[in-house]
Context: one part of a larger RNA
């Protein structure tokens, strides 16, 4: 390569958004490129193969046949793909009528609470631990009342709930924006699906340049612990945490499970959104039931798993397309060496020897 696989054994790309390509709804008329099928021509001989025959047999050599599955030319066939043209509406989308949510960017503002700082009152302790020290306090602390300063975070609600691709989103108001979803069926009419490169987005920590720093806190110092203690544990504390720009691009970036499309038993007084339906009705609200399609979870047959554990209409079932990825185990090694990005730090791509 091919074949086989990818939740846990090697493997799913962090996530989109998308160009090349690849693949694509019913149905009508044409073309004939792939594709079927007719003749020609052409595939040199020897070699292969099949029958025969010549060497006493073979090997070897002769002769006939079929084959040389290919290629050029022409005549047809239109079912399927290809392609012209002209159409449909199931997919896709837009219009219109609505509810739901921590989606997102800005600005604005609100109340606990820790810290500090100014002031009364008060006096001697306060802080910490397994117990203690170091620390703090007679220059008046902890404690308590009034003020006041400044940053960060949003208790209760709250929820195996909601919203986004994914990271990830949580006081509160307001502005501007993005998606879903439900009903409606009035437009376009195949305008899909996937997606090599490619571009964007992308926690925490890091990095640059200003600013801002209450808490918290690597490093660091110091007091304990211990045999020792570069830890745990207690007292401090700097970068960081925050805020604009700009950079880095990688996490167990996890459902360890790529996207989309059909399709295959049900169960659920689980949940959150929505539509009909009754009933009081001004809103807005109760009820019960129902509904299909969406979203989110429990359980559970077929059928699926080399094996188990499990998956099971949210598939790890059963088909299809289209991409990425693995290709004996362990270590060397996610090293080196090269080469692209990057300020750095480092990503990214990625082996051998050698050893078990």
């Nucleotide at each position: 390569c091919u074949g086989g696989g990818u939740g846990u054994a090697a493997a799913g790309g962090g996530a989109g958004c998308g160009u090349a390509g690849a693949c694509g709804g019913c149905a009508u008329a044409g073309c004939a490129a792939g594709u079927c099928u007719g003749a020609a021509g052409u595939g040199a001989a020897a070699u292969g193969c099949a029958u025969g025959g010549g060497c006493u047999c073979a090997a070897c050599c002769c002769a006939u046949g079929a084959a040389c599955u290919g290629c050029u030319u022409u005549g047809g066939a239109a079912a399927c793909u290809g392609u012209u043209a002209a159409g449909c509406u199931a997919g896709a989308g837009u219009g219109c009528a609505g509810g739901a949510g921590a989606g997102g960017u800005a600005a604005g503002u609100g109340g606990a609470a820790u810290u500090c700082c100014u002031a009364g009152u008060g006096u001697a302790g306060c802080g910490g631990u397994g117990a203690a020290a170091u620390g703090c306090g007679u220059a008046g602390a902890u404690a308590u009342u009034a003020g006041g300063a400044g940053g960060a975070a949003c208790a209760c609600c709250a929820g195996u709930g909601g919203c986004g691709a994914a990271g990830g989103c949580g006081g509160c108001u307001u502005a501007c924006u993005g998606g879903a979803c439900u009903g409606u069926a009035a437009c376009u009419g195949a305008c899909g699906u996937u997606g090599a490169g490619g571009c964007u987005c992308g926690a925490a920590a890091g990095c640059g340049u200003g600013g801002g720093g209450a808490g918290c806190a690597a490093a660091c110092a110091g007091g304990a612990u211990a045999a020792g203690a570069u830890a745990c544990c207690c007292u401090g504390g700097u970068a960081g945490u925050c805020c604009a720009c700009g950079c880095u691009g990688u996490a167990a970036a996890c459902g360890a499970u790529g996207a989309u499309u059909a399709c295959u038993a049900g169960g659920u007084u689980g949940u959150g959104g929505g539509g009909g339906g009754u009933c009081u009705a001004u809103a807005a609200g109760a009820c019960g039931u129902u509904c299909g399609g969406g979203g989110u979870g429990c359980c559970g047959c077929c059928g699926c798993a080399a094996a188990a554990c499990g998956c099971a209409u949210u598939a790890a079932a059963u088909a299809a397309u289209c991409a990425c990825c693995c290709u004996g185990g362990g270590g060397a090694a996610g090293u080196a060496c090269g080469u692209u990005c990057c300020c750095a730090a480092g990503a990214a791509u990625g082996a051998a020897a050698c050893u078990c």
A computed fold for a 356-nucleotide part of an RNA from an uncultured bacterium, annotated as small-subunit ribosomal RNA, central domain. Model confidence (mean pLDDT): 80 of 100. It matches the Rfam family "Bacterial small subunit ribosomal RNA". Gene Ontology terms of the family: ribosome and structural constituent of ribosome. The full RNA is in RNAcentral, with records from ENA, Greengenes and SILVA.